């Protein structure tokens, strides 16, 4: 110097000026005013009510001024997990959905930590929906001879004749017919080595056997299944023995096990104020719940003859307000201990954004660092804006530092 | 803000146990027919199955992320 691989941090910086939003203190010939005291009218037998004419002023509105805080690591994507709320609590059954090596962390997870298998990479490392295929059911196109308890195309191998062909030989003058031999082609078999087809073809190397062969037999190796000992908390490793030579793949196909699981969201709810109309038309005996469900049982509520539950259709009105909601929290930071780590426990300090779904900025100067220019100078400095709050994954993206590992050069 | 769906030729849809070639209609070009044009007829083109990983031998299909579209959701009675 070049390629990577893990971790970890910052998210341009200062100064001045103007601005916007929340908190908080303070202040005003400003506005509104609770509570309480009063005057004088009315009603009432009285207690008391209403109404008014003052005085007091908590508080709130506004205005001006001080102070103080103000966007992220992701605010994003809404993919999990929770908090809060509100619906609802008589259950059973069948269905549904999530998660799926082992242990541990945690309020919880699908997340994180640390280990086992497994796969990648020369390596630092990395990735891993990773329970069950001998419980069942299915799936495997095309090609191929056989693809699911498989199968014989080319092959290779003894054998049969009354096939065909060549050689040779024997009888015949000759035609011809017999032997013998060796080729082809046939018939019925024998094998699965080799060729060839797939993503996948029923172990692999070697020696023995055979007609040829073949786990048929042996020896070594790989794998499976059972069993045994030893290590581990556990996944799981490691080593003997035995079996028969042996088969697998898809569950992100159905499924089986094993463990969890109400539902709807801050437009959830709450109150408080403003206007209308519960006025119209139509249908109408069943609606609705029983914690995912157009299922079944059983059990509740509401309703059933016209003022009738409930369902449709055409309408109306208000589209404001305070709370939930932000100073207390699975809250931050720091320090010390525990732990191998994620974490956890003491202490101590601090209080850290809250919108009219609309604040969190703007200019200009001085630095940083990139580019263009000869220079003066100019442009640009990722990705990107909370919205009921947390833990979390996963996307988007600038830039530093640290530790490691491969290559190559130079000393 | 929340929650739900969808994305396949220019356009509007089909596409199931995942299996070789993705179809239809309408448009679009050529052709024949016509004098001449539409209409009917004959024949083509045209697709990254939104994009990217994954699972499988093999995905338009199954799964997971991303992009884009659409649709419902305010309170009174």
């Nucleotide at each position: 110097c070049g390629a990577g691989u893990c971790u970890c941090c910052c998210a341009g910086g200062u100064g001045a000026u103007c601005g916007c939003g929340g908190g908080u203190c303070a202040u005003g010939u400003g506005c509104c005013g609770a509570c309480g005291c009063u005057u004088c009218c009315g009603c009432g037998c009285a207690a008391g009510c209403g109404g008014u004419c003052g005085c007091c002023g908590a508080g709130g509105c506004c205005g001006u001024g001080g102070u103080u805080c103000g966007a992220g690591g992701a605010a994003a994507g809404u993919c999990c997990g929770a908090a809060c709320u509100c619906c609802a609590c008589a259950g059973g059954g069948c269905a549904g959905g999530a998660u799926g090596c082992u242990g541990g962390g945690u309020a919880a997870c699908a997340c994180c930590c640390a280990g086992g298998g497994g796969g990648c990479g020369c390596g630092a490392g990395c990735c891993u929906a990773c329970g069950g295929a001998a419980a069942g059911u299915g799936c495997a196109a095309c090609a191929g001879a056989g693809a699911g308890c498989a199968g014989a195309c080319c092959g290779c191998c003894a054998g049969c004749g009354g096939g065909c062909g060549c050689g040779u030989u024997c009888c015949u003058u000759a035609c011809g017919g017999g032997g013998c031999g060796c080729g082809c082609a046939g018939c019925g078999g024998g094998c699965a080595a080799g060729g060839g087809u797939g993503a996948a073809a029923c172990g692999g190397u070697g020696c023995g056997g055979u007609a040829a062969g073949a786990g048929c037999g042996c020896a070594c190796c790989a794998g499976c299944g059972g069993u045994c000992g030893c290590g581990g908390u556990g996944a799981c490793g490691c080593g003997g023995c035995c079996g028969g030579c042996u088969c697998g793949g898809c569950a992100a196909a159905c499924c089986c096990c094993a463990u969890c699981c109400g539902g709807a969201g801050c437009a959830a709810g709450a109150c408080c104020g403003c206007a209308u109309a519960g006025a119209g038309g139509g249908g109408g005996a069943g609606a609705g719940g029983u914690g995912u469900g157009a299922c079944c049982c059983g059990c509740c509520u509401c309703g059933u003859u016209u003022g009738g539950a409930c369902c449709c259709c055409a309408g109306g009105g208000u589209c404001g307000g305070u709370c939930g909601c932000a100073u207390c929290g699975a809250g931050g930071c720091g320090u010390u201990c525990g732990g191998a780590g994620a974490c956890g426990a003491a202490c101590g300090c601090c209080c850290c954004a809250g919108u009219c779904a609309a604040a969190u900025g703007a200019u200009c100067g001085c630095c940083a660092c990139g580019g263009a220019g000869c220079a003066a100078u100019c442009c640009g400095u990722a990705c990107a804006g909370a919205a009921u709050u947390c833990g979390g994954c996963u996307u988007a993206c600038g830039g530093g530092a640290g530790a490691c590992u491969c290559g190559g050069u130079u000393g | 803000g929340g929650c739900a769906g969808c994305g396949u030729a220019g356009c509007u849809c089909a596409g199931u146990u995942g299996g070789u070639u993705a179809g239809a209609g309408c448009g679009c070009g050529a052709g024949a027919c016509u004098c001449a044009u539409a209409a009917g007829c004959u024949c083509g083109a045209g697709g990254u199955c939104a994009c990217a990983g994954g699972u499988u031998c093999a995905a338009u299909u199954c799964c997971u992320g991303u992009c884009g579209c659409u649709g419902c959701u305010a309170c009174c009675a």

Overview:
Two RNAs folded together computationally: RNase P RNA and transfer RNA, 488 nucleotides in total. Model confidence (mean pLDDT): 77 of 100. It holds a member of the Rfam family "Bacterial RNase P class A". By type it is a ribozyme.